[in-house]
Context: one part of a larger RNA
């Protein structure tokens, strides 16, 4: 090196930009690097293989040939790659148009619960459990009304709707803001795809400063159960949980399915826009294009099951895998305040 894989056996990076590389559309020309056939020199001999000789044979030795798949150079070919030079538009992109969404950020603002405080009624309970207690309660609770400040959370609408690259996104206004998606609309003309390194983003928990702190609640204390109970249940309760501002960068970060394009029998839902057709409209009906569900064909899988949102079928790129345990551990290296994080083994052992 060449073969094989990656839902679920061992395997898709948590995700998107993007360098180098690699891969790249239709078509015209002319050069001729790749690429093709032809001639030449070359490619020491030994060796090996074919043929013929020499020791009685044979190893062995001698002599000719083939080989020696290479390279150089010289001539030719122009299909395909690649370079140059031109063209096109069906890919990708850019502008005017129309549209949908919990897309991001920032400020501002609703209500309804909730504990708290104040004040009013009331008077023996409340609470909480399987059943209790531990709590709270004549200093006046529970319950009920009026005021009050105060934090987090947005019930119905809510839905296999919708939007984002992922994580993630839900009261309500308003500024700025990214992105998609739709057409016989204009325009640039291959500008693309992918992506080692690299640098953004990254639930929760936690780190570090200052703020907030209702409710809940790791840790902690009581109360029970229980043979014990460092647990489940019950009374409380500090971190945190919320906001700025850094930091950490892992998750079953899952569709446990990389990222782009093309082909490939159907059927039934749904959101967005757009055509037609009835009569402007609603709205029925066909119908296109983009997303998102299901349920089946061939295909295809080990099987399950996947199946135009493929796990078919084909091109390309990067990532990854090579018995189980040792172990995602030592070591060493980097990053991090730290807590860890990335890289990541081997002796032994089954």
């Nucleotide at each position: 090196c060449u073969g094989g894989g990656c839902u679920u056996a061992a395997a898709g990076a948590g995700u998107g930009c993007g360098u180098a590389g690699g891969c790249g559309g239709u078509u015209u020309g002319g050069a001729a690097a790749g690429u093709u056939g032809g001639g030449u020199g070359u490619g020491a001999a030994a060796u090996c293989c074919c043929u013929c000789g020499g020791c009685u044979c044979a190893a062995c030795c001698g002599a000719g040939g083939a080989a020696u798949u290479g390279c150089g150079c010289c001539c030719a070919a122009a299909a395909c790659u690649g370079g140059c030079a031109g063209a096109c538009u069906a890919g990708a992109g850019g502008g005017a148009g129309a549209c949908a969404g919990a897309g991001g950020u920032g400020a501002g603002u609703g209500g309804a619960a909730c504990g708290u405080a104040g004040g009013g009624u009331g008077g023996a309970g409340c609470g909480g459990u399987g059943a209790a207690a531990u709590g709270c309660g004549u200093u006046g609770a529970u319950a009920u009304c009026c005021u009050a400040a105060g934090g987090a959370a947005c019930a119905c609408c809510a839905g296999u709707a919708g939007c984002g690259a992922a994580a993630g996104c839900g009261g309500c206004u308003c500024a700025c803001u990214g992105g998609a998606c739709c057409g016989g609309u204009c325009u640039u003309g291959a500008c693309g795809c992918u992506g080692a390194g690299g640098a953004g983003c990254g639930a929760a928990a936690g780190c570090u400063a200052g703020g907030g702190g209702a409710g809940c609640a790791a840790a902690c204390g009581g109360g029970a159960u229980u043979a014990g109970a460092u647990a489940c249940c019950c009374c409380g309760g500090u971190a945190g949980u919320c906001c700025u501002a850094g930091c950490c960068c892992u998750a079953a970060a899952c569709g446990a399915u990389g990222a782009a394009u093309g082909c490939u029998u159907g059927g039934u839902g749904u959101g967005g826009c757009g055509g037609g057709u009835a009569u402007c409209g609603a709205u029925c009906c066909c119908u296109g294009c983009c997303g998102u569900g299901c349920c089946g064909g061939a295909g295809c899988u080990a099987a399950c099951g996947c199946a135009u949102u493929a796990a078919g079928u084909a091109u390309c790129c990067c990532g990854c895998c090579u018995g189980g345990g040792g172990a995602g551990u030592a070591c060493g290296g980097u990053c991090g305040c730290a807590a860890g994080g990335c890289u990541g083994a081997a002796a032994c052992u089954c």
RNAcentral holds the full RNA, with entries from ENA. This is a predicted structure of a 350-nucleotide part of an RNA (small-subunit ribosomal RNA, central domain) from an uncultured prokaryote. Its mean pLDDT, the model's own confidence on a scale to 100, is 87.